[in-house]
Annotation
This is a predicted structure of a 74-nucleotide RNA (transfer RNA) from Deinococcus koreensis. It matches the Rfam family "tRNA". Gene Ontology term of the family: triplet codon-amino acid adaptor activity. By type it is a transfer RNA. Its mean pLDDT, the model's own confidence on a scale to 100, is 83.
RNA sequence: CGAGGCGUAGCGCAGCCUGGUAGCGCACUACCUUGGGGUGGUAGGGGUCGUGAGUUCGAAUCUCGCCGCCUCGA
Repeated sequence: CGAGGCGUAGCGCAGCCUGGUAGCGCACUACCUUGGGGUGGUAGGGGUCGUGAGUUCGAAUCUCGCCGCCUCGA
């Protein structure tokens, strides 16, 4: 310098192709359960979907720029 992949809750990921209410597991908080803890159960909180712009009635999803990480090539 060139090509490809990835970026979504504290952590690991799905959703993207085919635009239409942002989800799952673990973790966290409260309560029940226990002598206490763990386990189990019920309920709940937490997201400007890496960033900026464009298209659209509507963007995590489509288009373009940029940033970060990984892989390959030179």